Molecule: transfer RNA
Organism: Palpitomonas bilix
């Protein structure tokens, strides 16, 4: 320098193809249970999707640019 993949709550991920008010697991908080801890059960909080612009009635999803991580090539 060229090509490719990825970026979503604290962590790990689904959703992108086929645009329509973002879900799951773990963790965390509260309650019940327990002498306590742990475990189990019930309930709650936390992300508007790496950044910007555009297209559209509507963008995590489509287009373009940029940033970061990883891989391949030179």
């Nucleotide at each position: 320098c060229g090509g490719g993949a990825c970026g979503u709550g604290g962590c790990g991920u689904a959703g992108u193809c086929u645009g329509g008010u973002a879900g799951c697991g773990c963790a965390u908080c509260u309650g019940u249970u327990u002498u306590g801890g742990g475990a189990a059960c019930a309930g709650g909080g936390g992300g508007c999707c790496g950044c910007g612009u555009g297209u559209u009635c509507a963008a995590a999803u489509c287009a373009c640019g940029c940033c970061g991580u990883c891989c391949c090539g030179a």